[in-house]
Context: one part of a larger RNA
Molecule: small-subunit ribosomal RNA, 3' major domain
Organism: groundwater metagenome
RNA sequence: UGGCGGGGUCCCGCACAAGCGGUGGAACAUGGUCUUUAAUUGGUUGCUAACCCAAGAACCUUACCCAGGCUUGACAUGCACUUGCAAAUCCGGUGAAAGCCGGACUCCUUCGAGGGUAGUGCACAGGUGUUGCAUGGCUGUUGUCAGCUCGUACUGUGAAGCGUACGGUUUAGUCCGUCAACGAGCGCAACCCCUAUCGUUAGUUGUAUCACUCUAGCGAAACUGCCGCAGUAAUGCGGAGGAAGGUGGGGAUGAUUUCAAGUCGGUAUUGCCCUUAUGCCUGGGGCCAGAGUCAUGUUACAAUGGCGCGUACAGCGAGCAGCGAUGCGGCGACGCAAAGCAAAUCUCUUAAAGCGCGUCUCAGUUCAGAUUGAAGUCUGCAACUCGACUUCAUGAAGAUGGAAUCGCUAGUAAUCGUCGGUCAGCUAUACGACGGUGAAUACGUUCUCGGGACUUGCACA
Repeated sequence: UGGCGGGGUCCCGCACAAGCGGUGGAACAUGGUCUUUAAUUGGUUGCUAACCCAAGAACCUUACCCAGGCUUGACAUGCACUUGCAAAUCCGGUGAAAGCCGGACUCCUUCGAGGGUAGUGCACAGGUGUUGCAUGGCUGUUGUCAGCUCGUACUGUGAAGCGUACGGUUUAGUCCGUCAACGAGCGCAACCCCUAUCGUUAGUUGUAUCACUCUAGCGAAACUGCCGCAGUAAUGCGGAGGAAGGUGGGGAUGAUUUCAAGUCGGUAUUGCCCUUAUGCCUGGGGCCAGAGUCAUGUUACAAUGGCGCGUACAGCGAGCAGCGAUGCGGCGACGCAAAGCAAAUCUCUUAAAGCGCGUCUCAGUUCAGAUUGAAGUCUGCAACUCGACUUCAUGAAGAUGGAAUCGCUAGUAAUCGUCGGUCAGCUAUACGACGGUGAAUACGUUCUCGGGACUUGCACA
C1' cells in the first nucleotide's frame, strides 16, 4: 500500500421488514446430472452452468456410431506433362445410395499449342483434431456501483502520502464551505432514441364531403425559473401555475480493475498433431435411451369457477415459391374454386379476459386434463425409430403443497389475449415484442445478503 476481520462509525440497494403472487407436493414440456448405449457429438458447472451455445435435430443440419466408397481430393492457387479430346448431357450394367465399369455425343481459334476443360504427377488443399493456461476479437460478473488516475507543488531516508480528507448536501468524487495544495483526465450528469401536452406544415391509401382522431416532419415547453420557510452556501421542505415538477417515465450508454471467468465448435490466429485419414461423399442409426436426481416453465387442483348462447373494445407486427377475403363441401383439422393485395388501400384479424342471460351446487364432480385405442387432415422424396393438428372414445395423478426458497415499489405485480423471428412442417408451454384489465404495501434500518466511505487490528501478500 492492499486484502481480510463472527472490529467500530456512517450510508445505500426489493437486502431485510410491510405486502402481493409464485417455486418446493401432482401431471406434462424443456434443459442438466448420472447411468445405459455401436453412438446416445461437443462446450458451459455457486452467485456469473442447467428453454444456455440452439431465432426451431425426421433426411439435411451433424460435429457422434455402423456400413459402403473417394484419395490433388467437396473447395483455392500455381507449375510440368498428356489429350484435341473432355466435362455437362443422354443411355446401359452393378449398387441402399455414393461410387465404380462401359457406350453415345461433342469446344473456340488470329492455326502459335493460346484460352477453356479434363487426366496424371508435384507443390498443396482439408481438419467442429488439441491447447481459451500462447492469443486477437467479443461476452459474463463486480456494477449503472461511484469510483479510478495524472501533472506540478508540498510532506516522508524510502515504499508512499497529500490532492481524493473534514462539515454539509446529492442518485452521483453531485455541488457548496474549509484545508499544502492548485489544476486536469477517464467515469457521473448532459448531448442520442422512444413516450406524455400544445402549436405549425403537408396530407395519400383515412372520409360520401369537410373536419377530428390519425400519419410523419419541424418547433415550443421544465430551468428549483417564481413564491414562502430553513440554511453562509450547496441544497431541502411546502405552494402556485402547468399536459408534465424537481433526473417527468422508459431505453441505449458499462471508468480503472477482479475472476489465468467464458468462447480455438461463429470467425481470425501461435505452437503441436492427422494426411489412401483425425480429410471428403453416401445409406441407415443416434443426438428423442431412462431406475434415480436437479433446474426452468406450462396446466391444474375449481363456484372471484366450468359449460352453453348472445354481445363490446386494442396495439405492435407480417405477407408474392406469400397473406389469402368470399362461396361451396366436411362435425372438424382441412379441401375445391377463387377476388383483392409488393399493402395507412387487400389479407392474416372474430382479440381474450369483460358484460348480459341460462345451467351446474361442492362431488375427484359438467373440476382437471395426463395416458391409451380407433378413424382422419396437413407439410414433406420420406412422419417406424421421431412431426403437428382434428374427431370420437378413454378419463391418471392432483383436495393449494415439509424444511427451504424466488420475483416484484405503479400503469409495476398479478391476470388476459395478440404478433413476430427461426421455419417445408414442427416438439414454442421457449424467446423477443404488443396492447387490455389492474392492485396491495413500505413503521423503519435491529437483524440476513451485497456494495460504498472513513477508521482500527493483523501470525496474510